[in-house]
RNA sequence: CCAGAAAAGGCCAAACCCACUGUGAAGCGGGGGCGGAAAACCACGGGUUUCCUGAUCGAGACAGCCGGGUUGCCUGGG
Numbered sequence: 001c002c003a004g005a006a007a008a009g010g011c012c013a014a015a016c017c018c019a020c021u022g023u024g025a026a027g028c029g030g031g032g033g034c035g036g037a038a039a040a041c042c043a044c045g046g047g048u049u050u051c052c053u054g055a056u057c058g059a060g061a062c063a064g065c066c067g068g069g070u071u072g073c074c075u076g077g078g
Base pairs, nucleotide, nucleotide: 001077002076003075004074011036012035016031017030018029020027021026034064040070041069042068044067045066046065047062048061049060050059051058
C1' cells in the first nucleotide's frame, strides 16, 4: 500500500419502547438488535429533511444516504 473478516480479542447498535431536551427535523440516557469490516471522527460537495418567509435569503438536522478527508484492531499478500 492492497485485500479480507475464516480465526482471536472485541466494538458499534436499526426499527420499536420508556425518560429527558428541542418549535421541529432530531439529539441524549436506558432497554432492544436490524445490521455493520471502519455503522470511528469531520457538514467539504451532493442528497434528504426541519424552522422562518408570499417567495428568496437565512438558521438548523441527518456521518447507519452517496462521495470525499483524517485515524484505527486482527489476518493474508506486496

Record summary:
A computed fold for a 78-nucleotide RNA from a Chromatiales bacterium, annotated as c-di-GMP-I-GGC riboswitch aptamer. NCBI's taxonomy places the organism under Bacteria, Pseudomonadati, Pseudomonadota, Gammaproteobacteria, Chromatiales. The model forms 90% of the base pairs in the Rfam consensus. The sequence was found by an Rfam model in a public genome assembly.